The RNA shown here (SAM riboswitch aptamer (S box leader)) has 110 nucleotides and comes from Oceanobacillus zhaokaii. Its Rfam family is "SAM riboswitch aptamer (S box leader)". Its family is annotated with regulation of gene expression in the Gene Ontology. The RNAcentral record of the sequence draws on Rfam.
RNA sequence: UUCUUAUCCAGAGAGACGGAGGGACUGGCCCAACGAUGUCUCAGCAACCAACCUUUAAUGGUUAAGGUGCUAAUUCCAGUAGGUAGAUUUUUCUGCCUAAAAGAUAAGAG
Numbered sequence: 001u002u003c004u005u006a007u008c009c010a011g012a013g014a015g016a017c018g019g020a021g022g023g024a025c026u027g028g029c030c031c032a033a034c035g036a037u038g039u040c041u042c043a044g045c046a047a048c049c050a051a052c053c054u055u056u057a058a059u060g061g062u063u064a065a066g067g068u069g070c071u072a073a074u075u076c077c078a079g080u081a082g083g084u085a086g087a088u089u090u091u092u093c094u095g096c097c098u099a100a101a102a103g104a105u106a107a108g109a110g
Base pairs, nucleotide, nucleotide: 001110002109003108004107005106006105007104008103013042014041015040016039017038021031022030023029025079026078027077028076043071044070045069048067049066050063051062052061053060075102080099081098082097083096084095085094086093087092
């Protein structure tokens, strides 16, 4: 870096350093000199891998020492397609639902 599978409406912040943009992309909307984003330390959340128990199996349950991950806003919202309700003569716009795409994380494979 590519592929496969699973999950993404829950949960969880303090200190130090540092000094300008950040929230993947585009649009919107937010965060940020009352110091964001980031790095480090400590703490925490969760339970993908893991350990143990259970089941013929699928699965279910418990734990949190270890490998990851995460700790603003639903992946912050939308983006593509379909359905549906309303407004509009139509184009079109708005709300809701479903599926996909993109992205993130884990596990496995090349």